This is a predicted structure of a 96-nucleotide RNA (SAM riboswitch aptamer (S box leader)). The prediction has a mean pLDDT of 82. The sequence was found by an Rfam model in a public genome assembly. Its Rfam family is "SAM riboswitch aptamer (S box leader)". Rfam describes the family as follows. The SAM riboswitch is found upstream of a number of genes which code for proteins involved in methionine or cysteine biosynthesis in Gram-positive bacteria. The model forms 94% of the base pairs in the Rfam consensus.

RNA sequence: CACUUAUCAAGAGCGACUGAGGGAACAGGCCCUGUGAAGUCCGGCAACCUGCGUUUGUAAGGUGCCAAAUCCUGCGGUUUAACCGAAAGAUGAGAU
Numbered sequence: 001c002a003c004u005u006a007u008c009a010a011g012a013g014c015g016a017c018u019g020a021g022g023g024a025a026c027a028g029g030c031c032c033u034g035u036g037a038a039g040u041c042c043g044g045c046a047a048c049c050u051g052c053g054u055u056u057g058u059a060a061g062g063u064g065c066c067a068a069a070u071c072c073u074g075c076g077g078u079u080u081a082a083c084c085g086a087a088a089g090a091u092g093a094g095a096u
Stems, first nucleotide, its partner, number of pairs: 003094006013042001015041003021032003026074004043066003047063003050059003070088001075085003
């Protein structure tokens, strides 16, 4: 990298440094951003594993996460829009 499986409409700073981009790939949109993007540090949340707990929970050890539903759509069903199901993606766990 690929495979299997579960979840993805909740939650998370008026901080410091820095200085122009960012929102997964491609495409079409639509948003955020010098009233400070991305990144780093601090801080926080609690998705999964783990510890404790009969359960509702609790802790924050391991990953993870901290604008907008995975921001929406693109494939199919239905259909005015949208909704549902896939595909793709993200995260955790497992195995090789």